[in-house]
RNA sequence: AGGAGCGGCCAGGCGACCGCGGCGCCGAUAACGGCGUCGAGGAAAGUCCGGACUCCACAGGGCAGGAUGCUGGGUAACUCCCAGGCGCGGUGACGCGUGGAAAGCGCAACAGAGAGCAGACCGCCUCCGCCACGCGGAGGUAAGGGUGAAACGGUGGUGUAAGAGACCACCAGCGUCCCAGGUGACUGGGACGGCUAGGCAAGCCCCAUCCGGAGCAAGGCCAAGCAGGGACAGGGUGGCCCGCCCGCGACGUCCCAGGUAGGCCGCUAGAGGCGUCGGGUAACCGGCGUCCCAGAGAGAUGGUCGCCACCCGCCGGUUGCAACCACGGCGGGGACAGGAUCCGGCUUACCGGCCACUCCUCCCG
Numbered sequence: 001a002g003g004a005g006c007g008g009c010c011a012g013g014c015g016a017c018c019g020c021g022g023c024g025c026c027g028a029u030a031a032c033g034g035c036g037u038c039g040a041g042g043a044a045a046g047u048c049c050g051g052a053c054u055c056c057a058c059a060g061g062g063c064a065g066g067a068u069g070c071u072g073g074g075u076a077a078c079u080c081c082c083a084g085g086c087g088c089g090g091u092g093a094c095g096c097g098u099g100g101a102a103a104g105c106g107c108a109a110c111a112g113a114g115a116g117c118a119g120a121c122c123g124c125c126u127c128c129g130c131c132a133c134g135c136g137g138a139g140g141u142a143a144g145g146g147u148g149a150a151a152c153g154g155u156g157g158u159g160u161a162a163g164a165g166a167c168c169a170c171c172a173g174c175g176u177c178c179c180a181g182g183u184g185a186c187u188g189g190g191a192c193g194g195c196u197a198g199g200c201a202a203g204c205c206c207c208a209u210c211c212g213g214a215g216c217a218a219g220g221c222c223a224a225g226c227a228g229g230g231a232c233a234g235g236g237u238g239g240c241c242c243g244c245c246c247g248c249g250a251c252g253u254c255c256c257a258g259g260u261a262g263g264c265c266g267c268u269a270g271a272g273g274c275g276u277c278g279g280g281u282a283a284c285c286g287g288c289g290u291c292c293c294a295g296a297g298a299g300a301u302g303g304u305c306g307c308c309a310c311c312c313g314c315c316g317g318u319u320g321c322a323a324c325c326a327c328g329g330c331g332g333g334g335a336c337a338g339g340a341u342c343c344g345g346c347u348u349a350c351c352g353g354c355c356a357c358u359c360c361u362c363c364c365g
Stems, first nucleotide, its partner, number of pairs: 001361005007355004012308007020039008041336001045347002048345005053215004065211005070084005085098005099206002104204002106200002121145002123141008153171006172196001174193008219265004228256005236248004272291008310333007
């Protein structure tokens, strides 16, 4: 210098004018106005996980069902994060994957002779027959060829008619046991065994751990109007007439319960932000200091102009054969998207820019 890997951060700035929402103060307390102050994000999104909070349910245990899945750690919790193990890919920085397939059942397209206690198409070998440089039949074989994602260890030798873990040596891999290291996943080594055990668990399953339901339209408080209940009073009316008495009862006054409209709370100071110190490889944790940062109602944070910075394109541009860059001019651009109980994650969207670390190749000293 070029290319690449990985992590973090920003999401234009300043000014003028117009405009919006919450709160406080003032004008008179309402309307309204003035002043002050605060007013979206890295994802506020998808609502995919996990929790806080609230209400309902609940002796205890089991079954069913669901979720998760190498190990250790972090956390309120997690399907998250950190560190590590093993496998695979990459020259590398680094990335991706992750329980169990010698408990059982099941599955495997096409091709191929044969695909799961496999198999014989070509080939090789033996024997027999014949019309005999070959062909046919019977048998042996699994070295070599061929098919496939996958063909039942590899190399060399012994052996054989040809061959074969049939046998032997070494190697790979597997199981059991032992030793050493590690908290552990696992790693290194040794002995013995049988000679080889294949894949898929995102098919069922097995093992381990965890798991009640609904969600702020949760839930709580106040409570018009209408209807209901009670007390008092009572025009009137029923008990064949009158009075007493016993009932019904319009209208009125007072009270009561549940509760609709509506209002208030829940509501935002919190697993909080920033700084610093300490512990830890890290995720993270703790101490101290400091700050207050939307809270609504179908829901406010926007617009215009100017200057500066940034990005893109075109033109000019010293030297120069030429180009890039610096610099100047003109034109264009600024994304994705917006809270609604709150918080931790994941995922997805996004014009662009900045920073740290690391790797590879080349050049110069």